[in-house]
Context: one part of a larger RNA
C1' cells in the first nucleotide's frame, strides 16, 4: 500500500447486488425438509344432509370419498459438514481386449397356458407401550411352475478377418439353458410387460506424471513380494483361500511422526513467486461413535435395518423411543456470525396417462454499514467582515461567504395518484414492489482519525517523569507544536480509526 467469511471502538441517511458459526464433527425442545400412482390390486368408514318410523332404527346421499394395506417408480437425487484422509483421495493423461447401467432414445423379436399363497379385513388372544402371536377369507402389474424363443449364455466342431500381445470380433453345423403382464378405451388405439442389439449420459477398475512439513524419524514388510489352483466380484487383482518358492519397499527419503480434504480458483506481486481453497462449480469422505450386511441398476445407505457402545427420553421396572455436519430455532462456546418467515408464480427434480400432489432445492422477503458500487446531506448570490468563540504586542488578527439575508432547486426521503416486465392460453410468492406522475417544503440526512519526525496538518490554557502517550525514533522533571481540554489545521468521509491475518 493491497487484501480480509473478520472483531471491537465512536458514529451512522438511502438504494442495488453480494455475502453472514472460521469456535463445539458440543447437545438439542418444537415444525416443517419424500413422496406419488385408483388408468397395478382387493377391500372401504365417519360427519353432515334428505327422507320413512311413535321409537329403536333402516334407507339414501356423502362416497367407491377419507384413513390404511398389498403392488410399483422414487427414496442412492437434490440439501449439508470438512471430522477423517497424504491416499490413485484429488488435478492432468492414458487403458479397460477386465467392467455394470434403472428411467431416456433408436431397432429386431415375443407378450400362449396354468398355479399356489398372503396383507388389508374378521376372530382368539398377550402387552402399560412400542408392538407382537394363532385361526379363518380374498386379489393383483406380488410370487411360482410349464410352453415357446435366438442374433442371448454355455459346450463342441469348421471357414476366414483383425490386433504388439493376452487375445478380440465376424460367419456355418450340432447339442444343452433361461422369458413375459396386465391396464384404459365402444373401438381404433395407447401406456405398459419379456428377450435382444446399438445409443447418450452415468458409473466401477487400472497406470504414467503432479502438488505439505520433520533424519532430534534408518531401516521397514508376514498375505508381506511372487507363483499354482480355487473362491468371490459387473470386473481386473493376496481382493480372500490352500499350497509352493523368498521375495518387496527404501537417502531420487521407504518406514514413523506432524498438518490438511483436492482442484477450477482467489488474494497479492511488473514479474518470478508468496499466501490461502469463504461464496460459486467439479470431484472425494463423512451422517451420534464404531461394526455389519439387506433391498436395489446403483448404497454398505444423513431424514432404511441390525448388533454393540455413549448420551437423552418414556415406563405399570418387564421393556420401549430418539439422532438438525437438511430449513428456521435453542442451550453451551466464543472477539463473533441472521427469520422458529411468504411462495410453489418461475427455474429445477420425483410419482401420475392426466388432473394434479409433493419439493426448507429453488424463487423472494426480513435482520447486520459485514463488503464492493452508487446518490444525497443543497445551489447561486451575500461585508474591508454581525453576534459568539479562540489568539493577541490591545493596534488587531482568525473561525469566515461561512452564517444570517436574497433568489433558486427538489435528487434521495415523506404523502397522493396510477402501476408492470418477469407468464405466448391461464397461473405471480416478490407486490401495490420497481418504475411514472403529482403535492410540499432547504427542508428528514456527519461523522470519525491525525497535526514531533517518518507524514499533510500550529497555537493557547492545565499538568510538571505526575497524569499519560507511543507502530519506530522517542515525548513528560514549571512556557510540552509529541500528555489532557480549547480554537485552529489535514485526512477520509457512511463511514472513520484499531487489532488480527496475507502478500
Nucleotide at each position: 500500500g493491497a487484501a480480509u467469511c473478520a472483531a471491537c471502538g465512536c458514529u451512522g441517511g438511502c438504494g442495488g447486488c453480494g455475502u453472514g458459526c472460521c469456535u463445539a464433527a458440543c447437545a438439542c425442545a418444537u415444525g416443517c425438509a419424500a413422496g406419488u400412482c385408483g388408468a397395478a390390486c382387493g377391500a372401504g368408514a365417519a360427519a353432515g344432509u334428505g327422507g320413512a318410523g311413535c321409537a329403536a332404527u333402516c334407507c339414501a346421499u356423502g362416497a367407491g370419498u377419507a384413513a390404511a394395506g398389498u403392488g410399483g417408480c422414487g427414496a442412492c437425487c437434490g440439501g449439508g459438514u470438512g471430522a477423517g484422509u497424504a491416499a490413485c483421495a484429488c488435478g492432468u493423461g492414458a487403458c479397460u481386449a477386465a467392467c455394470c447401467u434403472a428411467c431416456c432414445c433408436u431397432u429386431g423379436a415375443g407378450u400362449g397356458g396354468g398355479g399356489g399363497a398372503u396383507a388389508a379385513c374378521c376372530u382368539a388372544g398377550g402387552g402399560a407401550a412400542a408392538c407382537c402371536u394363532g385361526g379363518g377369507c380374498u386379489a393383483a402389474u406380488a410370487c411360482c411352475g410349464c410352453a415357446u424363443a435366438a442374433c442371448a449364455u454355455c459346450u463342441u466342431u469348421g471357414g476366414a478377418u483383425c490386433g504388439g500381445a493376452a487375445g478380440a470380433a465376424c460367419u456355418g453345423g450340432a447339442g444343452a439353458u433361461c422369458a413375459a403382464a396386465g391396464g384404459a378405451g365402444c373401438a381404433a388405439u395407447u401406456c405398459g410387460c419379456u428377450u435382444a442389439a446399438g445409443g447418450a449420459g452415468g458409473g466401477g477398475g487400472u497406470c504414467g506424471c503432479g502438488g505439505c512439513c520433520g533424519a532430534u524419524u534408518a531401516g521397514c514388510c508376514a498375505g508381506u513380494u511372487g507363483g499354482c489352483g480355487g473362491g468371490g466380484u459387473a470386473a481386473u487383482g493376496g481382493c480372500c483361500c490352500a499350497c509352493c518358492a523368498a521375495g518387496g519397499c527404501u537417502u531420487u527419503g521407504a518406514u514413523c511422526g506432524g498438518u490438511a480434504g483436492c482442484c477450477g480458483g482467489c488474494c497479492u506481486g511488473a514479474g518470478a513467486g508468496g499466501g490461502c481453497g469463504c461464496a460459486c462449480g467439479g470431484c472425494c469422505a463423512c451422517a451420534c461413535u464404531g461394526g455389519a450386511a439387506c433391498u436395489g441398476a446403483a448404497a454398505c445407505a444423513c431424514g432404511g435395518u441390525c448388533c454393540a457402545g455413549a448420551c437423552u427420553c418414556c415406563u405399570a421396572c418387564g421393556g420401549g423411543a430418539g439422532g438438525c455436519a437438511g430449513c428456521a430455532g435453542u442451550g453451551g462456546g466464543g472477539a463473533a456470525u441472521u427469520u422458529u418467515g411468504c411462495g410453489c408464480a418461475a427455474u429445477g427434480g420425483g410419482g401420475g396417462a392426466a388432473a394434479c400432489c409433493c419439493u426448507g432445492a429453488c424463487g423472494c422477503a426480513g435482520c447486520a454499514a459485514c463488503g464492493c458500487c452508487g446518490c444525497g446531506u443543497g445551489g447561486a448570490g451575500g461585508g474591508u467582515g454581525a453576534a459568539g468563540u479562540c489568539c493577541c504586542u490591545u493596534g488587531g488578527g482568525a473561525c469566515g461567504u461561512a452564517a444570517a439575508c436574497u433568489c433558486c432547486u427538489u435528487u434521495c426521503g415523506a404523502c397522493c395518484c396510477g402501476g408492470a416486465c418477469g407468464a405466448u392460453a391461464a397461473u405471480g410468492a416478490c407486490g401495490g414492489u420497481a418504475c411514472g406522475g403529482g403535492u410540499g417544503g432547504a427542508a428528514g440526512a456527519a461523522g470519525c482519525c491525525c497535526c514531533g519526525g517518518c507524514u499533510a496538518a500550529c497555537u493557547u490554557c492545565g499538568u510538571g517523569c505526575c497524569a499519560g502517550c507511543a507502530g519506530c525514533c522517542g515525548c513528560g522533571g514549571u512556557a510540552a507544536u509529541a500528555c489532557g481540554a480549547g480554537g485552529g489545521g489535514g485526512g477520509c468521509a457512511a463511514g472513520c480509526g484499531u487489532u488480527g491475518u496475507u502478500c